A computed fold for a 152-nucleotide RNA from an Acidobacteriota bacterium, annotated as c-di-AMP riboswitch aptamer (ydaO/yuaA leader). Its mean pLDDT, the model's own confidence on a scale to 100, is 75.
RNA sequence: AAAAUUCGAUCGCCGAGUCCCGACACUCGUCGGGAGCGGGGGACCCAAAGCCGGACAUUGGAACCGGCAGGGGCGAAUCAUCAUCGCGAUGAAGGGAUACUCUUUCGUUCCUAGCCCGUCAGCUAACCUCGUAGGUGUGGCAAAGAAGUAAC
Numbered sequence: 001a002a003a004a005u006u007c008g009a010u011c012g013c014c015g016a017g018u019c020c021c022g023a024c025a026c027u028c029g030u031c032g033g034g035a036g037c038g039g040g041g042g043a044c045c046c047a048a049a050g051c052c053g054g055a056c057a058u059u060g061g062a063a064c065c066g067g068c069a070g071g072g073g074c075g076a077a078u079c080a081u082c083a084u085c086g087c088g089a090u091g092a093a094g095g096g097a098u099a100c101u102c103u104u105u106c107g108u109u110c111c112u113a114g115c116c117c118g119u120c121a122g123c124u125a126a127c128c129u130c131g132u133a134g135g136u137g138u139g140g141c142a143a144a145g146a147a148g149u150a151a152c
Base pairs, nucleotide, nucleotide: 011137012136013135014134018035019034020033021032022031023030024029036132037131038130039129040128041127046122050068051067052066053065054064070120071117072116073115074114078092079091080090081089082088094111095110096109097108098107101146102145103144104143105142106140
């Protein structure tokens, strides 16, 4: 001197995950209440109605019993093809960033996970109910429009 790591402040980014009040803690935060934001369940109408066996009863059908496949939610995080004894590559669809605020375009650059319910839930007014976390740090003095600013 550079890099890595740790702590704090400011300013950003993903995300619904912010703000106010009170109590306790004492600087992180915990609990309760409210506002805002986000999710789930839940009528008519509309949509939909798995397979096998048993019993009823001689046939069919609805319901009942048993079994087998399942099915569903949050989220952008799905699908296809080729390979692989290592878990990767490519493409399509989907999603994010690119720092004065917002929108769009071009170029550049990344992500395409994880978790949960437990045989059950379509849509869905009234109604019921849940969450309000966690993580992270750079990339173009780019173009157009709108708004704003003493100016940028």

About this RNA:
It matches the Rfam family "c-di-AMP riboswitch aptamer (ydaO/yuaA leader)". The literature on the family includes a 2004 paper in Proc Natl Acad Sci U S A by Barrick et al., "New RNA motifs suggest an expanded scope for riboswitches in bacterial genetic control". The sequence was found by an Rfam model in a public genome assembly.